About this RNA: The prediction has a mean pLDDT of 76. Predicted 3D model of RNase P RNA and transfer RNA as a complex of 459 nucleotides.
């Protein structure tokens, strides 16, 4: 070096300059206390009131502005494919032959259709990889075409026996007809265990060995299963990612969810549907609360505050476990917009930068994608 | 941001418990007409959107992808 398995890791660097978002510090502005000037009602002094100046002080408010610090996408933010939090629906509570998912044993988790770890089955020389992996002996239903038969089997060739006719000296043969055969031919995606050897008219689990397959028994193993022995000749092929049975789980809507405030406006037509009811989001039935509901049309507003990032979080230390993960210490704050920011531009470097941009959050899946390490494996071939 | 549908012939749409997809218009040929339209009568066209699974056998079952589409603000 090549061809592979597999398990982690990165996400162009540095600078200068202009801007975005949000956050903080300050100034600026508003209001305050004191003291000085001026001005004002015919002068003086008081008092009022108003301006402007200095000082003090920053409790509170405000959005303009400047200025200056700190932060500022991702492994998939991406599909919206499970699973959860969180909100509102009266609680979210009982049944169920709806509906829907799941489905080999244990384990882990807030849960899960994820994960880890074993079983079994298949792939792959190997590292290793995948597997919707209950139940076809509860019923239904389906297997086009080809083929004789396609699911309580079947006899077209073929192969054997017997009868009757040709033919022959006879056997043999050829024709027909009855019967026995699933060993061989043929078809099919499947043809009712497989090899061998006996046996037979030919045949067959008909018999017997080894494989297969089903039962049972004690043992190993938490299980799934596992090999052992012992019996049974051997039974209904295959599809449940068809209907279906059998265990398990699961109320329903999404943050444009839901809560405050502030404006406005015609508290409206039409039309169904029910008032032994309807509604209260999505099956129905109890049970509970409300009392008319749905759908077009028309009117208005379309500004703002919460929800909004502190979370089942991250690092790392230490232990428990085969591993997923658990448990204790430390120590860290890491985007929050709402036309919706996270950029452009110049120069330098290099290995020349792939997919791609948050919108309530989290755990996983499943697609897309550039490079980079390590560790195994396989063939050569060189030392 | 969230929910939900859909893809079949040029076009508009059938097509159900998997066995080789039709219908109408369109289009092409014949015919009727001096010619055209209209009629009659024949005829032709699908990777069933794409890939990988289940089964023998997928338009139909399942999964992932890809394109198109609709609806969702608050007051009364």
């Nucleotide at each position: 070096g090549g061809a592979g398995u597999u398990a982690g890791c990165c996400a162009g660097g540095c600078a200068a300059u202009c801007g975005c978002u949000a956050u903080u510090a300050g100034a600026u502005c508003u209001u305050g206390a004191a003291g000085a000037a001026a001005a004002u009602a015919a002068u003086c002094a008081u008092a009022u009131u108003u301006u402007u100046c200095u000082u003090c002080g920053a409790a509170a408010g405000a959005a303009u502005u400047c200025u200056g610090g700190u932060a500022g996408a991702g492994g998939a933010a991406a599909g919206u494919c499970c699973g959860g939090g969180c909100u509102c629906c009266a609680c979210a509570g009982g049944g169920u032959a709806a509906a829907g998912g799941u489905g080999c044993c244990a384990g882990g988790u807030a849960a899960c259709g994820c994960c880890u770890g074993g079983g079994a089955g298949g792939c792959g020389c190997g590292a290793g990889c995948c597997u919707a992996c209950g139940g076809a002996a509860a019923g239904u239903g389906c297997a086009g075409c080809a083929g004789a038969a396609a699911a309580u089997a079947u006899a077209c060739c073929g192969c054997c026996c017997g009868g009757c006719g040709a033919u022959u000296a006879a056997u043999a043969u050829c024709g027909u007809c009855g019967g026995g055969u699933a060993a061989g031919g043929g078809u099919g995606a499947a043809a009712u265990g497989g090899u061998g050897c006996g046996g037979u008219a030919a045949g067959a689990g008909c018999g017997c060995a080894c494989c297969g397959c089903g039962u049972g028994u004690a043992c190993g193993g938490u299980a799934a299963c596992g090999g052992a022995c012992a019996c049974g000749g051997c039974a209904g092929u295959g599809c449940a990612a068809a209907c279906c049975c059998c265990a398990c789980c699961c109320g329903g809507a999404g943050c444009a969810a839901g809560a405050c405030c502030a404006a406005a406006u015609a508290g409206g037509a039409a039309u169904c549907c029910a008032u032994u009811g309807g509604c209260g989001u999505g099956g129905c039935c109890c049970g509970c609360g409300c009392u008319g509901g749905g759908u077009u049309c028309g009117g208005g507003u379309a500004g703002g505050u919460c929800g909004c990032u502190u979370g089942a979080g991250g690092u790392u230390c230490a232990u428990g476990g085969u591993g997923a993960c658990g448990u204790g210490g430390a120590u860290c704050c890491u985007a929050g917009a709402u036309g919706a920011a996270u950029g452009a531009u110049u120069g330098u470097c290099c290995u020349a930068g792939a997919c791609a941009g948050a919108a309530c959050c989290c755990g996983g899946c499943u697609u897309a994608u550039g490079g980079c390490u390590g560790a195994c494996u396989c063939a050569a071939u060189u030392u | 941001g969230g929910g939900c549908c859909g893809u079949u012939a040029g076009c508009u749409c059938a097509g159900u418990c998997g066995g080789u997809a039709g219908a109408g218009c369109a289009g092409c040929u014949g015919g009727c007409u001096u010619u055209u339209a209209a009629c009659c009568a024949g005829u032709u066209u699908g990777u069933c959107g794409u890939g990988c699974g289940u089964u023998c056998g997928a338009u139909u079952c399942g999964c992932a992808c890809a394109c198109g589409g609709c609806c969702c603000a608050c007051c009364a």